[in-house]
RNA sequence: UACGACAAAGGCAAACCUAUCGCGAGGUAGGGACGCAAAGCCAUAGGGCCUCUCCAUUUCAGAGAGGCAGCCUGGCUACCGAAA
Numbered sequence: 001u002a003c004g005a006c007a008a009a010g011g012c013a014a015a016c017c018u019a020u021c022g023c024g025a026g027g028u029a030g031g032g033a034c035g036c037a038a039a040g041c042c043a044u045a046g047g048g049c050c051u052c053u054c055c056a057u058u059u060c061a062g063a064g065a066g067g068c069a070g071c072c073u074g075g076c077u078a079c080c081g082a083a084a
Base pairs, nucleotide, nucleotide: 003081004080011036012035016031017030018029019028020027021026034070040076041075042074045073046072047071048068049067050066051065052064053063054062
């Protein structure tokens, strides 16, 4: 560097509930744990999905503005040290 244990010390926190912000996707705080070896960070790295507005107007498609990092790939950083 890489790798991921019936290891050790820890960490994060899905759904749901409460409060709050947002037209909305969703965010924040508290509770709560489905899970996670990067479930740490990056949305100006590339895709994907979702929302709103305009247009079309039965829709599809198109344009603009947003959201999701626990959707995938990618980049940066990081605890431990069995096996390979």
Molecule: c-di-GMP-I-GGC riboswitch aptamer
Organism: Paenibacillus sabinae